[in-house]
RNA sequence: GAGGCGGGUCGGACGGUCGCGGGCGGGCAACCGCCUGAGGAAAGUCCGAGCACCAAAGGGCGAGGCACUCGCUAAUCACGAGGCUGUCGGCCGGAGACGGCCGGCGGACGGAAAGUGCCACAGAAACGAUACCGCCCGGCGAAAGCCGGGUAAGGGUGAAAUGGUGCGGCAAGAGCGCACCGCUGCUGCCGGCGACGGGAGCGGCGAGGCAAACCCUGCCUGGUGCAAGACCAAUAUGGGGUAAGGAUCGGCCCGGUCCGCUAUCAGCCCCGGGUAGGUCGCUUGAGCCUGUCGGGCAACCUUCAGGCCCAGAGAAAUGACCGUCACCCUGUUUCAGGGGACAGAACUCGGCUUACAGACCCGCCUCGUCU
RNA sequence: GCCCCCGUCGUCUAGAGGCCCAGGACGCCACCCUUUCAAGGUGGAAAUCGCGGGUUCGAAUCCCGCCGGGGGCACCA
Numbered sequence: 001g002a003g004g005c006g007g008g009u010c011g012g013a014c015g016g017u018c019g020c021g022g023g024c025g026g027g028c029a030a031c032c033g034c035c036u037g038a039g040g041a042a043a044g045u046c047c048g049a050g051c052a053c054c055a056a057a058g059g060g061c062g063a064g065g066c067a068c069u070c071g072c073u074a075a076u077c078a079c080g081a082g083g084c085u086g087u088c089g090g091c092c093g094g095a096g097a098c099g100g101c102c103g104g105c106g107g108a109c110g111g112a113a114a115g116u117g118c119c120a121c122a123g124a125a126a127c128g129a130u131a132c133c134g135c136c137c138g139g140c141g142a143a144a145g146c147c148g149g150g151u152a153a154g155g156g157u158g159a160a161a162u163g164g165u166g167c168g169g170c171a172a173g174a175g176c177g178c179a180c181c182g183c184u185g186c187u188g189c190c191g192g193c194g195a196c197g198g199g200a201g202c203g204g205c206g207a208g209g210c211a212a213a214c215c216c217u218g219c220c221u222g223g224u225g226c227a228a229g230a231c232c233a234a235u236a237u238g239g240g241g242u243a244a245g246g247a248u249c250g251g252c253c254c255g256g257u258c259c260g261c262u263a264u265c266a267g268c269c270c271c272g273g274g275u276a277g278g279u280c281g282c283u284u285g286a287g288c289c290u291g292u293c294g295g296g297c298a299a300c301c302u303u304c305a306g307g308c309c310c311a312g313a314g315a316a317a318u319g320a321c322c323g324u325c326a327c328c329c330u331g332u333u334u335c336a337g338g339g340g341a342c343a344g345a346a347c348u349c350g351g352c353u354u355a356c357a358g359a360c361c362c363g364c365c366u367c368g369u370c371u
Numbered sequence: 372g373c374c375c376c377c378g379u380c381g382u383c384u385a386g387a388g389g390c391c392c393a394g395g396a397c398g399c400c401a402c403c404c405u406u407u408c409a410a411g412g413u414g415g416a417a418a419u420c421g422c423g424g425g426u427u428c429g430a431a432u433c434c435c436g437c438c439g440g441g442g443g444c445a446c447c448a
C1' cells in the first nucleotide's frame, strides 16, 4: 500500500426569502412579533418494563414460555465476562490411534442409563436380533458345489453399523488377553462464588442418532392495551313533577264568551345514562449533555459541579428555493459540470431485528514493497 | 397506534418429516376425430412451495428472522 473479517462513530455546516405545525406576547379585528419543530433506525411490533382499567381467597391440573455459569439491570433469552463445545487456519509432540498450544468465526448449550415414537431408500441387521460376500472347521461329492456349525478381522450398504492403534493369541477370529489412546460410571482430594478444570483409586467398553418429535426435570407467567382510562357535556332520548296557558276533545245551531275533562303532543322544572364535541392522560423523565471522584476486566454502578428543556398534535406540520463553505465523482484541473443513502415521530422508556449512498477510527488475518 | 390471519403451476387447491426434483381440476399447447368449429379422446408443458438462515441423514411440512397481502378495534343494548 492492497484485499478480507469483526467492532465503533458520524451520516454535512452557516446565512437569506417564502410557506406550514405548536407555544407565548401584542392588537377590537385583519394581522404582527418572538421562541421552537424527526431518527439512528422514528420502521418491524419480536422480547422486557413503566402507566391505566378489568378480573382475582388459596392450592392443584391444564396451556404457553424459558433452559451452561456468574454478574448487570426497573425488567429481559437478547447486555457483559467466563466455562464447555463445533469448525477453520497455523505450530508442536507421537510409529500410530491421538493429544497439546495460539488465533479467527460459530453454538435455541438441562435430560437420549424414565418411558413412547421415528430413522425413507439401500442393507444380513437401524437397537431387536442377526450374517449377503468372505474366512475357518466338520460331513457329502469326481468336481463345481451343497449341508451343518463357528466368526464378525476384511469387503459391501448407508447420513449413521456395536470403541481405535499395536502386539500376542486362535482352526479362523474376536476386549479373548496385554500396552497405549479415546469414551464413560462410582468414590473421595485440590483449585474456582459457579459453570467447570486438574490429578488419584476402583470398575466398564455396556448404553447409535433425533427432544427446533411427544415427553421428563427445573423455573416463570391473570387479561387487555393510551382506540387503556378519567372528567365536562350540545342534539336526540329514558324517568318524575307542574296545569296558568297553546293545540286537541266534550257541552250550547254558528261566531264570540264561559265552564269542564283528559294528560296524547308541545312547553317549563328536576334527575339519569350518555353520542358528537371539549378537557385531561401527554411529555420533566429509570431524563439529556459536559467535566469530574471512586468501584469493576467489562456490561454497569456511583460522588460532585455546571449547563439544558429537546415535537407534541385531528392520522394530517416538520417544506421549497437561493447563496457561501466543506466532502465525493468527472473533465481540456488558478476553473466548470454533476452528486449526497435508508427513511420519516404519535403514551413513554430499555434491548433485539431489519433497511442504509458515503466518510472516518480501532483490532485481527493474508499478500506485496521498503528499512 | 394496537391486535390477529394467510402466502404451493396462469387460476382454485391437495399435502401434517422420506412413498413428492410436489398430485388434482379449470385454463394453455400439440396431435386424433370433423368439410370446419365446438364437444370428445390421447399426450405434453407449466411451481427457485413468498424470501433468507437454522435443526435434521433428509424440510412445502419443524424453528427463527424478514417481505407481501388481508381482516378487526370506541360506547350502549
Stems, first nucleotide, its partner, number of pairs: 001367010012325007020037007039342001043353002046351005051225004063221005068082004083109001084107010110216002115214002117210003132155002134151007163181006182205006189198003229280004237272006246265001249260002287308005294301002327339005372444007381397004389428001399415005421437005